About this RNA
This is a predicted structure of a 66-nucleotide RNA (Fluoride riboswitch aptamer (crcB RNA motif)) from a Fidelibacterota bacterium.
[in-house]
């Protein structure tokens, strides 16, 4: 490195993936689905962020240098 056999495996946390940690839901049928303004119970306009938190990668944006 390859092959075979056996055992184990939940979901969610406003935009993707990996690792670690945290919270929530799985028994009342979930946990979850951002903010602001104006109209008025549903439309219009605007804003921040790829994290729940840390970190790495990818995508995007800004600045500088080659």
């Nucleotide at each position: 490195a390859u092959u075979c056999a056996u055992g184990c495996c939940g979901g969610c946390g406003a935009u993707g993936g990996g690792g670690c940690c945290c919270g929530c839901c799985c028994u009342u049928u979930a946990a979850c689905c951002g903010c602001c303004g104006c109209g008025c119970c549903c439309g219009c306009g605007g804003c921040u962020g790829a994290u729940g938190g840390c970190u790495c990668c990818u995508a995007c944006c800004c600045a500088u240098a080659a």

Background: Of the family's consensus pairs, 100% are formed in the model. NCBI's taxonomy places the organism under Bacteria, Pseudomonadati, Fidelibacterota. Model confidence (mean pLDDT): 77 of 100.